[in-house]
């Protein structure tokens, strides 16, 4: 220093330009002698600044910041 990939709820993880979903935590309620098991439900997030667009988590462009791989 070059190439290639990554960056979404707290944590891991989907998501053909068109309501951003799940698990697990958490929270409230139920269940139960109690309960960390087990049912119903809620709250929560697209890495940052610009562009394209009617609409961009998604495409383009410049950052940051992690991973490889080459020197």
């Nucleotide at each position: 220093u070059g190439c290639g990939g990554g960056a979404u709820c707290g944590u891991c993880u989907a998501g053909c330009g068109g309501u951003a979903g799940g698990a697990c935590a958490u929270c409230c309620g139920g269940c139960u002698c109690u309960g960390g098991a087990c049912c119903g439900g809620g709250u929560a997030a697209c890495c940052c600044u610009g562009g394209u667009u009617c609409g961009a988590a998604u495409c383009c462009a410049g950052g940051u910041c992690c991973c490889g791989c080459a020197g």
The RNA shown here (transfer RNA) has 71 nucleotides and comes from an Anaerolineales bacterium. The prediction has a mean pLDDT of 82. Its Rfam family is "tRNA".